A computed fold for a 1452-nucleotide RNA from an uncultured organism, annotated as small-subunit ribosomal RNA.

[in-house]
RNA sequence: GAUGAACGCUGGCGGCGUGCUUAACACAUGCAAGUCGAACGAAGCAUUUAUACGGAACUUUUCUAAGGGAAGACUAAAUGACUUAAUGGCGGACGGGUGAGUAACACGUGGGUAACCUGCCUCGCACAGGGGGAUAACAGUGGGAAACUGCUGCUAAUACCGCAUAAGACCACAUCAUCACAUGCUGAAGUGGUAAAAGAUUUAUCGGUGCGAGAUGGACCUGCGUCUGAUUAGAUAGUUGGUGAGGCAGACGCUCACCAAACCGACAAUCGGUAUCCGACCUGAGAGGGUGAUCGGCCACAUUGGGACUGAGACACGGCCCAAACUCCUACGGGAGGCAGCAGUGGGGAAUAUUGGACAAUGGGGGAAACCCUGAUCCAGCGACGCCGCGUGAGUGAACAAGUAUUUCGGUAUGUAAAGCUCUAUCAACAGGGAAGAAAAUGACGGUACCUGACUAAUAAGCCCCGGCUAACUACAUGCCAUCAUCCGCGGUAAUACGUAGGGGGCAAGCGUUAUCCGGAUUUACUGGGUGUAAAGGGAGCGUAUACAGUUUGGCAAGUCUGAAGAGAAAGCCCGGGGCUCAACCCCGGAAUUGCUUUGCAAACUGUUAGACUGGAGUGUCUGACAUGUAAAUGCAAUUCCCAGUGUAGCGGUGAGAUGCAUAGAUAUUGUGAGGAACACCCGUGGCGAACGCGGAUUACUGGACGAUAACUGACGUUGAGGCUCGAAGGCGUGGGGAGCAAACAGGAUAUGAUACCGUGGUAGUCCACGCGGUAAUCGAUGAAUACUAGGUGUCGGGGAGAUUAACUGUUCGGAGCCGUCGCAAACGCAGUAAGUAUUCCACGUGGGGAGUACGUUGGCAAGAAUGAAACUCAAAGGAAUUGACGGGGACCCGCACAAGCGGUGGAGCAUGUGGUUUAAUUGGAAGCAACGCGAAGAACCUUACCAAGUCUUGACAUACCGAUGACGUCUCUUUAACAGGAGAGUUCAUUCGGGACAUCGGAUACAGGUGGUGCAUGGUUGUCGUCAGCUCGUGUCGUGAGAUGUUGGGUUAAGUCCCGCAACGAGCGCAACCCUUGUCCUUAGUAGCCAGCAGUAAGAUGGGCACUCUAGGGAGACUGCCGGGGAUAACCCGGAGGAAGGUGGGGAUGACGUCAAAUCAUCAUGCCCAUUAUGAUCUGGGCUACACACGUGCUACAAUGGCGUAAACAAAGAGAAGCGAACGUGCGAGGGGGAGCAAAUGUCAGAAAUAACGUAUCAGUUUGGAUUGUAGGCUGCAACUCGCCUACAUGAAGUCGGAAUCGCUAGUAAUCGAGAAUCAGAAUGUCGCGGUGAAUACGUUCCCGGGUCUUGUACACACCGCCCGUCACACCAUGGGAGUCAGCAAUGCCGGAAGUCAGUGACCUAACCGUAAGGAAGGAGCUGCCGAAGGCAGGGCAGGUAACUGGGGUG
Repeated sequence: GAUGAACGCUGGCGGCGUGCUUAACACAUGCAAGUCGAACGAAGCAUUUAUACGGAACUUUUCUAAGGGAAGACUAAAUGACUUAAUGGCGGACGGGUGAGUAACACGUGGGUAACCUGCCUCGCACAGGGGGAUAACAGUGGGAAACUGCUGCUAAUACCGCAUAAGACCACAUCAUCACAUGCUGAAGUGGUAAAAGAUUUAUCGGUGCGAGAUGGACCUGCGUCUGAUUAGAUAGUUGGUGAGGCAGACGCUCACCAAACCGACAAUCGGUAUCCGACCUGAGAGGGUGAUCGGCCACAUUGGGACUGAGACACGGCCCAAACUCCUACGGGAGGCAGCAGUGGGGAAUAUUGGACAAUGGGGGAAACCCUGAUCCAGCGACGCCGCGUGAGUGAACAAGUAUUUCGGUAUGUAAAGCUCUAUCAACAGGGAAGAAAAUGACGGUACCUGACUAAUAAGCCCCGGCUAACUACAUGCCAUCAUCCGCGGUAAUACGUAGGGGGCAAGCGUUAUCCGGAUUUACUGGGUGUAAAGGGAGCGUAUACAGUUUGGCAAGUCUGAAGAGAAAGCCCGGGGCUCAACCCCGGAAUUGCUUUGCAAACUGUUAGACUGGAGUGUCUGACAUGUAAAUGCAAUUCCCAGUGUAGCGGUGAGAUGCAUAGAUAUUGUGAGGAACACCCGUGGCGAACGCGGAUUACUGGACGAUAACUGACGUUGAGGCUCGAAGGCGUGGGGAGCAAACAGGAUAUGAUACCGUGGUAGUCCACGCGGUAAUCGAUGAAUACUAGGUGUCGGGGAGAUUAACUGUUCGGAGCCGUCGCAAACGCAGUAAGUAUUCCACGUGGGGAGUACGUUGGCAAGAAUGAAACUCAAAGGAAUUGACGGGGACCCGCACAAGCGGUGGAGCAUGUGGUUUAAUUGGAAGCAACGCGAAGAACCUUACCAAGUCUUGACAUACCGAUGACGUCUCUUUAACAGGAGAGUUCAUUCGGGACAUCGGAUACAGGUGGUGCAUGGUUGUCGUCAGCUCGUGUCGUGAGAUGUUGGGUUAAGUCCCGCAACGAGCGCAACCCUUGUCCUUAGUAGCCAGCAGUAAGAUGGGCACUCUAGGGAGACUGCCGGGGAUAACCCGGAGGAAGGUGGGGAUGACGUCAAAUCAUCAUGCCCAUUAUGAUCUGGGCUACACACGUGCUACAAUGGCGUAAACAAAGAGAAGCGAACGUGCGAGGGGGAGCAAAUGUCAGAAAUAACGUAUCAGUUUGGAUUGUAGGCUGCAACUCGCCUACAUGAAGUCGGAAUCGCUAGUAAUCGAGAAUCAGAAUGUCGCGGUGAAUACGUUCCCGGGUCUUGUACACACCGCCCGUCACACCAUGGGAGUCAGCAAUGCCGGAAGUCAGUGACCUAACCGUAAGGAAGGAGCUGCCGAAGGCAGGGCAGGUAACUGGGGUG
């Protein structure tokens, strides 16, 4: 884009179309094929006439009668625009329906019929004379329920039958001529034979017969085209052909008899499946692909199967016969029926209409005609089923109304939209008029189309979508639920994806969904693709068919080119016109219709034919090379075994061992011997071979390739489906052989296990001969052949040439390598040995899995091989390259990473933190490194978040409003566990005197408040890799791209630090430096600091000085600057000088891009959620301090390098006003009293300690160690019980240096010693800074850990804590096998034999003709035979359903 559509929601009008795609299922009812009386007899009806009846009204009348003759009715005849059952004619073979069957001359297209038929119609020629016998209807009479039917009798014809005639026709015989395509056609003349007819009537026509021609319609034959399966490869027996007959309209095995054995098939026969075919329709740029509704052409069919009759035409939809199934009627004896005609019904189904009107038009049948019939047809009805058209209003209208949605609360959107005002009337509705369709009449549609008028904005909008593809976004609700979804995917508490709403987008009387087809899809590739690695080259060769094929000349004209002609139906498509108001739709004209046929021309190419050639190919001659093959005989190193000698205790094997061998003498060693297998060195990206493959040397036979030559043949070539042959290892069979090795197997190890790797043994096998098998990553993952297309380099086998002649140079042919240009390629790469450019042929692939599986078949002894699916399932699988990450990959480098050392932890006691447990609560957080003396620089109350109990509810805190008071606070009393509560005392500011400010209390609402949740919604802050040297950008260049380059490389550094080189050149964040501190010096300034000299003191106390120390400002100094060596004349490194300091002098601060959803909602801030008389607030008490236990971090120790005692020496950095607190004196002491001085270089804390000196005890649980406990005290503080610290006296536990394991440290460092500060009322073994004393070791980078750079592999990218394989268990799904079983299909054989044609017979029967008659001619019933449908039986074939059980597969 499309549809005969269906479903969901919705639905105003009209036009034109269209409507059982399923059950070729079954059908009630009505209609769909009749007509002709001008073929015919008859019956009926009507009218008229006639005859004989009949006798009314009425008239006359003496009422006796007479006249009159109506209606009616009988018979006969005639007439009729009358009706009809029969006979007869024509038509029911058309029209209408359906698509079951059919893979076929069924259809399409083009031919042929010299092999045919053709009613009605047209034209022409010639005719119609004279007879005959029946029969239906009808009447009578039977049978039967009915359908129907028997018998007797009558009758007509355009019904039927002879005779006559014969223009022409046909048949037979023999002949001539022309033509042709074989039988032959046509024409001419001759003889013999055969067969015709119908009349009707209104007198003008219609009919009838024969022949010829035409037209129309049909029949048959034929070239080409026409789906799928080879897991269908052989098929056929009237089959193939011939001769002769029969039959037919006609050719023909169409049928039959006989004869021959043939015909079809890989160019796909046969068989299976599916299917009407075409014009056309849909799609597509086209080529194609799909479809075959409506309309048109052909075919086939008419409940299923068979059959003929009639006829011009049928093997017949609304005819017949038979069989079968089904339905109906029945009196049970028999009968009837066929909607795949139009309506309609049931059923099936997702699904498809009215039991309508009319013959007015167009056609058809009959008829002379009028006319009749016509569910063909024309119309109407129903259905948005499709296409087309129209409408649902137009203008104006901002207070941007209300409502709704949202909001950052300002607004925004709906939105000029509505309302309002002014208009209009398409449609609908009302009224009036009113066609064409119709040639004279005749209109179902239909009072329809159309026109006019009046009237009312009234009567008329939905559907889908809004994450991307794809136009269109927000809110709420939900919370991996409910759902959505073509695909990707969405949903786990902030969903533009589910649901609803608002808004928006698209289309619109429709909109979506589903189904199907084409397109996109160059994704079956003719146009127009591929096969090294993505799927894909056969394992290799020979070779058949096929396909393709060198140079040149002539002929032919099949292909080819070109012209002409025929045909290519109409409709449709396209173009141009025209008609419905437009369009859809319809009409006219044109164009087109690639294909087919006939014919003329051309001859380049293909083909074919006849010649020629040598370049392709082959042959000959000559030389060299070869692990080419086959066979025979032969050689030796080594292993093993046997024998013998020497010799003694182990050997062997491994990571280490053990099994094993060995005192019965091994291993080792020496000498003979036996046997089998393999052939070191040479050996080489060397050689040979088609591939597999081939290696000691010799002989024989043999192969192909190469080179040279140019004698011969003259295209003999290439490829190669099938076919044949060869084909590693392993395997199988038979027979040998068997040294070593070695599946299976056994023992030993290893390991969680070890049916393995390791080890000791060991059988098939490996070897030989003959067979089978036929596969491999049989690989260059690259089929064969030919030609062409830059170079360079080495190599193997030959041949020329040159030369200065072993070696060289240059060249040529053939092999076999590497590098590389063009070109190709997705890239990798290939590149004269192509994966380049071309040609030819073969093979193969078309998403992954299922699966190289199943079934079937072929070959095989088997193993197994070849061929080779489907169901189902997934949205990927795969290739190449890129960046990372990773590796029990590689290279280089660094780090207290290891090593070398020193000291610890892990054992003890205690402190502290965590886990666990406990508890009313033991608040909560932190969790490998990177939680655990962490947040916490300090939990008795407070803190405090937890628990128990008691209180408050606009609240403890903030803002806003109203009222009251003048206060509130404070104090006293009372109450309470306490807070709260009650009573009392006391009581503002300024003022323009109106009021105001402020505070408290009371009230009402907005709210306030939350250490409640989410660190996985966040900001900020922090940790970590890591103070590791990295992380990036711009421009350029390279690459299709991701990306690369720079940033890699060579050196060097602590460093991406620097140098050199380089398609890179530069730059940024990091490194370094700048900053602080410390080490030296100078200078400035000297108080509270200092004191050399002067004075002076108990004392730098003071005068004085500031030189020194010190303090704190400013400077200097260090830069590889200098020298030597190394290095590349570089960067830089090594050594040295000088210097206080030397190569970053030491230390600190400083932390790139990023990683860990790292930590923190409990510092703070914050979105959302939650609670709101409570998860908020307040108060008392308790808890965070518990204690079988486990872990981390520390302190003190275990002692003599020590403890204790005595008396001595030397710091730095700090702190201090609710503070530090001196002297003095008191207490054993903690402390108390005291209160000088100090907001500090002044006074205080404050005594430094280790150390050194002297003394003491002497190796022990001690004069070590100090836990624990008792008593008595001190301090802080409302308060020291839970639960603080300190002191004195007493007590005196464990512990004697610590298992596995593990931590820190490279110099003023470790170790050790003390001192201070923050927090703090009090409470450090913690933390932070401070100084004193002050080491040892580093060979080095193999290893452990972490990190960096380069490189490599990767199936990883959540990135190795990755990915991923198989079994088992469970659930579901499809499928193979399966004892069987069930229904089916198409054949075969036999039985069977209806109807019926044909044949035979026909004793029985028979009107026409002949015959006087007998009888004949002719015909028939009946019977028989061949064939023959249904049906039955049998064994096979094919495909399907189902099945206990079973096999593998898929998904979870």
The RNAcentral record of the sequence draws on ENA, Greengenes and SILVA.